[in-house]
RNA sequence: GGGUCGGUAGCUCAGUGGUAGAGCAUCUGGCUCUUAACCAGUUGGCCGAGAGUUCGAUCCUCUCCCGACCCA
Numbered sequence: 001g002g003g004u005c006g007g008u009a010g011c012u013c014a015g016u017g018g019u020a021g022a023g024c025a026u027c028u029g030g031c032u033c034u035u036a037a038c039c040a041g042u043u044g045g046c047c048g049a050g051a052g053u054u055c056g057a058u059c060c061u062c063u064c065c066c067g068a069c070c071c072a
Stems, first nucleotide, its partner, number of pairs: 001071007010024004018055001027041004048064005
């Protein structure tokens, strides 16, 4: 330098055009002599950045940034 894949909540990941979800974690309550475990609830992301297409973009297109792998 070329190619493929990825970047979404604190963490691990879903979500293939109609204003984003799960598990774990945080916090609150219940249970328990207490802790842990368990149960119920709560909080938390303008989706890596910019532009384009579209009535509408996390999703499609282009450029850039970051990471992994392959080729040279």
This is a predicted structure of a 72-nucleotide RNA (transfer RNA) from a Candidatus Altimarinota bacterium. Model confidence (mean pLDDT): 81 of 100. The sequence was found in a public genome assembly. Taxonomically the source falls in Candidatus Altimarinota (Bacteria, Bacteria candidate phyla).